[in-house]
Context: one part of a larger RNA
Order: sequence, then structure tokens, then C1' cells
RNA sequence: UUGUAUUGAAGGAACUCGGCAAAUUGACUCUGUACGUUCGCAAUAAAGAGAACCAUUUAUAAAGUGGUAGCAUAAAAAAGAAAGCAACGACUGGUUAACAAAACCAUAAGACUCUGCAAAUUUAUAAAAAGUAUAGAGUUUGACGCCUGCCCAGUGCUUAAAGAUAAUAAAUUUGAGUGAAAGCAAAAAUUUUAAUUCUAAGUAAACGGCGGUUCUAACUAUAAGAAUCCUUAGGUAGCGAAAUUCCUUGACGGGUAAAUUCCGUCCUGCAUGAAUGGCGUCACGAUUGCUUUACUGUCUCCAAUACAAAUUCA
Repeated sequence: UUGUAUUGAAGGAACUCGGCAAAUUGACUCUGUACGUUCGCAAUAAAGAGAACCAUUUAUAAAGUGGUAGCAUAAAAAAGAAAGCAACGACUGGUUAACAAAACCAUAAGACUCUGCAAAUUUAUAAAAAGUAUAGAGUUUGACGCCUGCCCAGUGCUUAAAGAUAAUAAAUUUGAGUGAAAGCAAAAAUUUUAAUUCUAAGUAAACGGCGGUUCUAACUAUAAGAAUCCUUAGGUAGCGAAAUUCCUUGACGGGUAAAUUCCGUCCUGCAUGAAUGGCGUCACGAUUGCUUUACUGUCUCCAAUACAAAUUCA
């Protein structure tokens, strides 16, 4: 000097990206327990009290009464820190073997599409299934609660005994030419026909999409309203500086002595928005942000001790 432990005056997060690390709490018995809530929970909530041994009472419990010993009785060790607000995901579960455990995946539940059984799915076998639409397969959202608006012009998909299109296609008949003949065969005519494509209709919990300009109310401001252009239709409910907000540390309020973070509200949404789900939500989370109590060598500011290593001297 480093490492691993132990202790520390006064202060107590002033440290730091961040309480990282450490400290605090801790088993048992009794009392007591809020907001919220899907009434199950939340909850060991929180907050308190107790404790050894002997005798006695009692039921060999708990509790009481009396006594005994110690500096110290959950006598050492082992054994939750707690509370509040918000984001995301409902939850238990799974995941990058060896830098990521999460807000990712899955999930129950919802929805759409295909499939009538020699089923669809699958290159095929196998499977599906010794099943049969309350089944099987594919896609998608993701408990629960309230909901899920408008657009079929584009791209898909479905349907259409209709019409057109679509093959040097198939069948029949005739047969230039050639050949001894059988036959071969250019060409022509007639008939028949699938998918496809065009056309038409439907379909958005299919892929997706969901405007601009100008003016207007007796202060001002704003614009319920009016006009006009374009569009398939012009963003509804809800939420909103958001895990989405550039300008931006937006504005106001709360919290702090002081806050680019946090919470609530506003709406001027650069560039929110409804199963690419929207908005809420109890419980849950080694998730993320913020705050408080307790606690502490994280720090002010370092010091000492034990053990080990390195180094130096002998």
C1' cells in the first nucleotide's frame, strides 16, 4: 500500500448517474392494523408490548402470583427495513448456456379465416386423430371493467350457371400435294373448354388510411356558425409536453431554503387514438422514475485493530 473482517466522536446521504455498498429490521407470543379492492385480499400492513430459571395455581397450554441469579434472559449463531406517488406488464411461468430477466415471449380470455371427414393443414411420410365444427389448423389481440368510431378509392381476399379474354389445346368433317396402294399431310370449316385477366358486388378484430383556405358575436379575445377547394373517408370516444412534445427546463399549482427529475392540471397533439387495440384498474414484480421515516464510514475526513499478500530493512 492492497485485500478480507471488526470498531468509531459530532453530523447523518452533505456521497453518487443512482443510498451502489454497508448499516438498520429479523424467529416466537400478545395487542393492534389504513388507503384501496375484482370482497379473495391488501396484511407479518403500519404501530406497540413481552421474554431466563424455580415454586404455586391451572388442563403438562396460555396467563397470573411469589421467589432466585447475572453487566446482560428471543443472553451466542441462524431468521423481513418500512411507507407513499407514478410508468409498464394483469397475475404464476419462460428467455439472450458464458455481459441484457425486462416494459420482451407465453398465458387464461376475445376476435377473424380455413376445414363436412378419403377434412383443412403438410413437398412427402408421419401427424392431425383411434379426434369430427363446444373439433382441428392458421393469424392476431392479451386477465378483469368501460369500449372498440368513419373509409372498400388503392393492395389483398371472397363471390358471380352472366359477358368479354385466355392454349400453334382437344375432337369431328373436307383434303392441295405425294405415293402402286395402305397411308402421310399443308390448309380450311364446325364444335367444346379450366384457372387467369378485365368487369361487377362484398369484405377493415384484412394490409392499411382517417384534409386545407377564408370570414364571422355590440371592448378585446375566441369562433357555436358561414363560404369555398380537395378527398374513398377526413380522427369519433378517450387520453395528451406522454416510454410519443422538436421549439422546451412549455405554462400554472404541489413538494424543496433552492428541483432540466417527480406528482396534479392545461391543450398550442413538430409527429396521440381505438384488438398494429384505446382508456382505467385490485393483486403481483430481483422491472423503471420520484419522495419520506429509520439506519448507517456513502460522505464531511479519515482513524484504529485482527488476519493475509506485496514491499523495505536486518
Large-subunit ribosomal RNA, domain IV from Nemastoma dichotomum, 314 nucleotides, folded computationally. A source record names the gene rrl. Its mean pLDDT, the model's own confidence on a scale to 100, is 83.